[in-house]
Model confidence (mean pLDDT): 84 of 100.
Predicted 3D model of an 85-nucleotide RNA (c-di-GMP-I riboswitch aptamer) from a marine sediment metagenome.
The RNAcentral record of the sequence draws on MGnify.
Rfam family: c-di-GMP-I riboswitch aptamer. From the family's description: GEMM was predicted in a large-scale screen for bacterial structured RNA regulatory elements.
RNA sequence: AAAAGGCAAACCUGUGCGAAAGGCAGGGGCGCAAAGUUACCGGUCUAAGGGGUCUUAAGAGGGCUAUGACAGCGGAACUGCCAAA
Numbered sequence: 001a002a003a004a005g006g007c008a009a010a011c012c013u014g015u016g017c018g019a020a021a022g023g024c025a026g027g028g029g030c031g032c033a034a035a036g037u038u039a040c041c042g043g044u045c046u047a048a049g050g051g052g053u054c055u056u057a058a059g060a061g062g063g064c065u066a067u068g069a070c071a072g073c074g075g076a077a078c079u080g081c082c083a084a085a
Base pairs, nucleotide, nucleotide: 006032007031011027012026013025014024015023017022030072036078037077038076040075041074042073043070044069045068049065050064053061
């Protein structure tokens, strides 16, 4: 190189999973040679709870915050299939 096989973006549907972001399942297939695993560093998303502001108060509004997420944003670490050589 070739071949076998793998994963699956947007979007659609479902979900007595979740506050949300998002996850999971089915369809789909843009792409991916680590698009396998891990939130360690940076980044991004969300803000239930928390604290703070306004308000006499109840209530409401906007802003802050990750302990919630994203590994298909970058870096790092760990692991790894088939084949040639």